Small-subunit ribosomal RNA, 5' domain from Candidatus Shikimatogenerans bostrichidophilus, 547 nucleotides, folded computationally. It was read from a public genome assembly. Rfam family: Bacterial small subunit ribosomal RNA. Its family is annotated with ribosome and structural constituent of ribosome in the Gene Ontology. The source organism's lineage runs through Bacteria, Pseudomonadati, Flavobacteriia, Flavobacteriales and Candidatus Shikimatogenerans.
[in-house]
Context: one part of a larger RNA
RNA sequence: GGAUAAACGCUAGCGGUAAGCUUAACACAUGCAAGUCGAGGGGUAAUAUAAAUUAAAAAUUUAUUUUUAGUUUAUAACGACCGGCGAACGGGUGAGUAAAACUUAUGUAAUUUACAUUUUGUUAAAGAAUAGCUCAACUAACGUUGAAUUAAUACUUUAUAAUAUAAUAAAUCAUUAGGUUUUAUUAUAAAAGAUUAUUUAAUUUAUUAAAUUUUCGACAAAAUAUAAGCAUCUGUCUGAUUAGCUAGUUGGUAGAUUAAAAGCCUACCAAGGCAAUGAUCAGUAGGGGGCCUUAGAGGGUGUACCCCCACAUUGGUACUGAGAUACGGACCAAACUCCUACGGGAGGCAGCAGUGAGGAAUAUUGGUCAAUGGAGGAAACUCUGAACCAGCUAUACCGCGUGUAGGAAGAAGGCUUUAGGGUCGUAAACUACUUUUGUAUAAGAAUAAAAAAUUUUUUAUUAAAUAUAUUGAAUGUAUUAUACGAAUAAGUAUCGGCUAACUCCGUGCCAGCAGCCGCGGUAAUACGGAGGAUACAAGCGUUAUCC
Numbered sequence: 001g002g003a004u005a006a007a008c009g010c011u012a013g014c015g016g017u018a019a020g021c022u023u024a025a026c027a028c029a030u031g032c033a034a035g036u037c038g039a040g041g042g043g044u045a046a047u048a049u050a051a052a053u054u055a056a057a058a059a060u061u062u063a064u065u066u067u068u069a070g071u072u073u074a075u076a077a078c079g080a081c082c083g084g085c086g087a088a089c090g091g092g093u094g095a096g097u098a099a100a101a102c103u104u105a106u107g108u109a110a111u112u113u114a115c116a117u118u119u120u121g122u123u124a125a126a127g128a129a130u131a132g133c134u135c136a137a138c139u140a141a142c143g144u145u146g147a148a149u150u151a152a153u154a155c156u157u158u159a160u161a162a163u164a165u166a167a168u169a170a171a172u173c174a175u176u177a178g179g180u181u182u183u184a185u186u187a188u189a190a191a192a193g194a195u196u197a198u199u200u201a202a203u204u205u206a207u208u209a210a211a212u213u214u215u216c217g218a219c220a221a222a223a224u225a226u227a228a229g230c231a232u233c234u235g236u237c238u239g240a241u242u243a244g245c246u247a248g249u250u251g252g253u254a255g256a257u258u259a260a261a262a263g264c265c266u267a268c269c270a271a272g273g274c275a276a277u278g279a280u281c282a283g284u285a286g287g288g289g290g291c292c293u294u295a296g297a298g299g300g301u302g303u304a305c306c307c308c309c310a311c312a313u314u315g316g317u318a319c320u321g322a323g324a325u326a327c328g329g330a331c332c333a334a335a336c337u338c339c340u341a342c343g344g345g346a347g348g349c350a351g352c353a354g355u356g357a358g359g360a361a362u363a364u365u366g367g368u369c370a371a372u373g374g375a376g377g378a379a380a381c382u383c384u385g386a387a388c389c390a391g392c393u394a395u396a397c398c399g400c401g402u403g404u405a406g407g408a409a410g411a412a413g414g415c416u417u418u419a420g421g422g423u424c425g426u427a428a429a430c431u432a433c434u435u436u437u438g439u440a441u442a443a444g445a446a447u448a449a450a451a452a453a454u455u456u457u458u459u460a461u462u463a464a465a466u467a468u469a470u471u472g473a474a475u476g477u478a479u480u481a482u483a484c485g486a487a488u489a490a491g492u493a494u495c496g497g498c499u500a501a502c503u504c505c506g507u508g509c510c511a512g513c514a515g516c517c518g519c520g521g522u523a524a525u526a527c528g529g530a531g532g533a534u535a536c537a538a539g540c541g542u543u544a545u546c547c
Base pairs, nucleotide, nucleotide: 001547002546003545004544006543007542008541009540010539013400014399015398016397017396018395019393020392021358026356027355028354030353031352032351035085036084037083040082041081043078044077047076048075049074050073051072052071053070054069055068056067057066058065059064060063092311093310094309101236102235105232106231107230108229111228112227116224117223118222119221120220121219122218123217124158125157126156127155134147135146136145137144138143163189164188165187166186167185168184169183170182171181173179193216194215197212198211199210200209201208202207203206237283238282239281244274245273246272249271250270251269252268253267254266255265286308287307288306289305290301291300292299293298313334314333315332316331317330336347337346338345339344364390366389367388368387372386373384374383375382376381403433404432405431406430413424414423415422416421438484439483440482441481442480443479453468454467456465457464458463491536492535493534494533495532496517497516498515502531503530504529505528506527512519513518
């Protein structure tokens, strides 16, 4: 000199873009952060509409109307329940980890892959339950139990098998340890319906059933894509005042396990394997792209953003599933907190806000799903603290402003003086002008938006085009116009040398300064004040850390 997720002191006008618990992976009140589908199902707690009916009240036209309450039915819709998909994504943190990580380059002839895309074929027959609802019982609570009964795209069984898998036999191409393709035989393995429109039939006349049809599904198989698993090579901190370490240890055979190779696990056999090219042990640490510095080499660093990994109070375990050893799932143990009728229960912010604690130190218990993206759904749509926005903080970077021109009786005043003057100083006053900014008023429903939806046309569909109407949190924001008026806006540090900038007064080795050299003991340019000057400027200086 440059840099920082900075802090502290003094000071402070505005805007844009970023960043914001580096400490206690400490403890957490409260709210929200993962739901959705009625076009899978039985149903009907609530709501709306309509009809029928019962009761009451009021009105009059005296047999009608209106209102209120209840019951039943239908439609819309829908709490809880069964079922499907999602919840393994998205979001957070860096405790652990020196290798089961990351990084670079490969392999998988040792593997899996829900949803999606393309293609082929199929979607047949039957059965037994269970939740909910109802009834009953236990319990302080959380909740639990029994009886009866019912449905499904839930569950079970059967049929069929283009095809796949396994075995056997044969051929072909390829090769590293047996991969690809083809043929034959045997064995094994599937499924679920819903909906739109039309027609027909039945009767209960607005429903049911059947057929065809539309769309969405279901099953089997192949391929693609995507996402992973596993293995190998390269590189990856400090200590020798850590020198030996290892017994499933190293290898083989046979099996078990897995989607899959393998001591991954088991039995048997052999005695190996690693190490001064630093094993083992100890300490420290998430890794990378990057970032800072530098002419470069190198050194330092890993905040934000992106990729990978690990973790979810601590430790362990599996279940479900295409995928988890699962942050807002389960079980067990431990610590802590809370409730309790003392029998027993409940909980997990390293999600977003927020609280306490710790600390030099780090923000709102905000708005919206309008856009982008995600989940579910045929769709409308619902959900989304992802995301987009707003709020707070000079924390950083960038930009703008605090006026411009003229103006010498060089005014007054301050400081200084050799008392003549010098200096602050064109600085001010004063004159003319401008209005970024500011205040007021008005305009601005701007842009960010094209879609989804509906209509029509082309097309076998997908898809494309035309037309119609609707949707904005930010926001009365950005921006623009008009009016007013220099109006609303400058500090901080330094001035002995290094180092740009000097005099006076006070003090008198005192009080004090100081990054280094060093200043101060009566003329201190070094302390304190004043005037002046220098540097940077909405900042300036100090401290800490890195080059």